The RNA shown here (SAM riboswitch aptamer (S box leader)) has 104 nucleotides and comes from Bacteroidales bacterium UBA2287. Its mean pLDDT, the model's own confidence on a scale to 100, is 84.
This record gives sequence, C1' cells and structure tokens, in this order.
RNA sequence: UGAUUAUAAAGAAGAGCAGAGAGAACAGGCUCAGUGAAGCUCUAGCAACCCUCCGACAUAUACGGAAAAGGUGCUAAUACCUGCCCGAAAGGGAAUUAUAACAA
Repeated sequence: UGAUUAUAAAGAAGAGCAGAGAGAACAGGCUCAGUGAAGCUCUAGCAACCCUCCGACAUAUACGGAAAAGGUGCUAAUACCUGCCCGAAAGGGAAUUAUAACAA
C1' cells in the first nucleotide's frame, strides 16, 4: 500500500508543552473549543482483535472459558447525523472509513 475476514448504538481521564481549530474524505447540518482546539510527552484507565493458558485433540479463516504480562488500539456526542439503493414510514442494505488479523 492493501485482496480477504471480523467488529463498529457498550466502555474509559488527568497533567505539562502548545496556541486555533476539531469532529476520516467531500457537501449540508449539528456539536465541541482561550473555562484552551489540533499536535507532542508523561501518567492513569477502557476493551479483549492478536499473543498466553484451559476445554482439547485431531479436520478448523470454527466454538466456549480464564488472564490482562506482551503486540496493537481506544478514552465527547451511534463512525455525531444525513448524503447512494429498497421502503409511506419505522427501518434495512450497500458504499466509504476506523481497528485487528493477514496474504501479496
């Protein structure tokens, strides 16, 4: 970089530096923000995708359980809402994105 698979309405804060934006892209909204945005650093926490252990070993892109040391990840609002398709609507699906595993 990204073919595939799984998940995405749950959960989780403080401090220092910094100094105006941020909420994935584009657009329309709507929120947050000098009572300090983004970003960096430290500490804390949430979670359980990989890893570890067990059921349990064989066929396994499988299931269940335990732990949370390690590898990530995450800690406003449903991925903040909507945009494309179906539907009168409620709602459902797709696409895109994010995270993990993982070819190439």